[in-house]
RNA sequence: AAAGUAGGAGAAACAGUCACGCUUCGAAUUCAUAUUUGAAGUGAGGAAAGUCCGAACUCCACAGAAUCAGGGCGCCCGGUAACACCGGGGCGGAGUGAUCCGACGGAAAGUGCCGCAGAAACUAUACCGCCCGCCAAAAGCGGGUAAGGGUGAAAACGUAGUGUAAGAGACUACGAUCGUGUCCGGAGACGGAUGCGAUGGGUAAACCCCGCCUGGAGCAAGGCCAAAUAGAGGAAGAGGAGUUGAUUCGCUCCGUUAUCAUUCCUGGGUAGGCCGCUUGAGCAACCAGGGUAACCGGUUGCCCAGACAAAUGACUGUUGGCUUCAUUUUGAAGCUUACAGAAUUCGGCUUAUUUCCUGCUUUCCAA
Numbered sequence: 001a002a003a004g005u006a007g008g009a010g011a012a013a014c015a016g017u018c019a020c021g022c023u024u025c026g027a028a029u030u031c032a033u034a035u036u037u038g039a040a041g042u043g044a045g046g047a048a049a050g051u052c053c054g055a056a057c058u059c060c061a062c063a064g065a066a067u068c069a070g071g072g073c074g075c076c077c078g079g080u081a082a083c084a085c086c087g088g089g090g091c092g093g094a095g096u097g098a099u100c101c102g103a104c105g106g107a108a109a110g111u112g113c114c115g116c117a118g119a120a121a122c123u124a125u126a127c128c129g130c131c132c133g134c135c136a137a138a139a140g141c142g143g144g145u146a147a148g149g150g151u152g153a154a155a156a157c158g159u160a161g162u163g164u165a166a167g168a169g170a171c172u173a174c175g176a177u178c179g180u181g182u183c184c185g186g187a188g189a190c191g192g193a194u195g196c197g198a199u200g201g202g203u204a205a206a207c208c209c210c211g212c213c214u215g216g217a218g219c220a221a222g223g224c225c226a227a228a229u230a231g232a233g234g235a236a237g238a239g240g241a242g243u244u245g246a247u248u249c250g251c252u253c254c255g256u257u258a259u260c261a262u263u264c265c266u267g268g269g270u271a272g273g274c275c276g277c278u279u280g281a282g283c284a285a286c287c288a289g290g291g292u293a294a295c296c297g298g299u300u301g302c303c304c305a306g307a308c309a310a311a312u313g314a315c316u317g318u319u320g321g322c323u324u325c326a327u328u329u330u331g332a333a334g335c336u337u338a339c340a341g342a343a344u345u346c347g348g349c350u351u352a353u354u355u356c357c358u359g360c361u362u363u364c365c366a367a
Base pairs, nucleotide, nucleotide: 001363002362003361004360005359006358007357008356009355010354012319013318014317015316016315017314018313020043021042022041023040024039025038026037027036028035045339049350050349052348053347054346055345056344057218058217059216060215064253066252068250070214071213072212073211074210075089076088077087078086079085090104091102092101093100094099105209106208110207111206112203113202114201127149128148129145130144131143132142133141134140157175158174159173160172161171162170176199177198178197179196180195181194182193183192184191185190222275223274224273225272232266233265234264235263236262244258245257246256247255282302283301284300285299286298287297289296290295320336321335322334323333324332325331
């Protein structure tokens, strides 16, 4: 200097004027609500986005979270309110490396799939080849073989030897993968050592099996007040106390409730105001606290939107930063830049985009 990789921070600051919203305190007016006015404080992000996970909260609801179905997760140990998140490990894979990825239980319970090529892809098989016999020889026929070649992502575990008519785990030595016993290390996933057995695969991000978890809907949840209309019309339907109807997405059971309970169709009224609504698993600083870390704990301080057809804006000055020009020092002009805007609240993940800082890795050059 170039390329890469991991992490962190910011998204201008301060002051003033005017305008807009909210809160609190006052004054005036007012039947009340409302309205006017003064002062103080405060007012859109790191992702507010996506609506993908998890919760708080609310209702179904007088109610078991029972059964099945459905859904989710899938190595180990921690963190957290919880999670499919975060941290640290194990195993496997990618990379020269720093690092990164994993849909990571089971193929020895069963079923399915692996196109084309190839002799043959789950009862494996013999195309070429090798060996033996018939034959003068060849062709051809019969038998043996799976070591060599071919096809393919994958074809009887690999290498070497003994042996054989030619070969072959047929046998031997050393290994590989899977399963399993014992011992050692580790909290554990696992790792190491040493025996025994098996060896033609892959695929569960195919159905399935195993283990664990799991009611549903969502602030347009839900609650209160006021007002208005047509307690309208039609069809089906038992007369039973259960062999009926209803009852949170579904099935069954339990429980509860009802006797025109119920189901379906047509039509009409209202859609206004208030609450929910912001003090929180909150934020900031510090700690000679605990922990590898995620995080937990302690002390001190702070209150920082609550709108509702939806406010949070504009201007001026100074400083900071950036760009251009000029330059001895100085200065002049311009911009405030990207992605983008709260709507019940929080913890994550994912996506969009801009500037700066730091650690580490590889390569090149110089000393």